[in-house]
Molecule: c-di-GMP-I riboswitch aptamer
Organism: Planctomycetota bacterium
């Protein structure tokens, strides 16, 4: 240096939960609040979950003087790094 991570020391971060504001939403800031984190620092790039969704495709309803509807898909834009890899960068320091 690089693995490693301590009933270590100093200092960080802040889930549920409740206010506020913002967004159709998923959720995003703030203020409280700690379950936790050694990267719970950065970053949608790869899967995953997610919220919206006109046109499109199943399938069911419905109409039949014509007009839709419901689900489910795919598709495009979005979100979540405290789901898991990747990248980047980084305190401390035993064994």
């Nucleotide at each position: 240096u690089c693995c490693c991570g301590a009933a270590a020391a100093a200092g960080g971060c802040g889930a549920a939960c409740c206010c506020g504001u913002c967004g159709c939403g998923a959720g995003a800031c703030g203020g409280g609040g700690a379950c936790g984190c050694a990267a719970a620092g950065c970053u949608a790039u790869g899967g995953g979950c997610u919220c919206u969704u006109a046109a499109c495709c199943g399938u069911c309803c419905g109409a039949g003087g014509g007009g839709g509807g419901a689900c489910g898909g795919a598709u495009a834009a979005g979100g979540c790094u405290g789901c898991c890899a990747g990248g980047c960068u980084g305190c401390c320091g035993a064994a």